The prediction has a mean pLDDT of 80. Transfer RNA from an Actinomycetes bacterium, 76 nucleotides, folded computationally. It was read from a public genome assembly. Rfam family: tRNA. About the family: Transfer RNA (tRNA) molecules are approximately 80 nucleotides in length. By type it is a transfer RNA.
RNA sequence: GUGGUCGUAGCUCAGCUGGUAGAGCAUCAGUUUGUGGUACUGAGGGUCGCGGGUUCGAGCCCCGUCGGUCACCCCA
Repeated sequence: GUGGUCGUAGCUCAGCUGGUAGAGCAUCAGUUUGUGGUACUGAGGGUCGCGGGUUCGAGCCCCGUCGGUCACCCCA
């Protein structure tokens, strides 16, 4: 350089045919406990990588772009 793939909560990941953005863990609070842990209940936490387009409506479709990763090509 060419092609593919991934990017969604602090972390690991879901998200169906385009129609209210979610789970587990973590964090915080409460209950429980002599204290802690465990367990249970609840809460907070989001520019869906970024920019643009299509649409009544985009995490999802289209274009561009950035980063990670894999394969291939070229040079050495």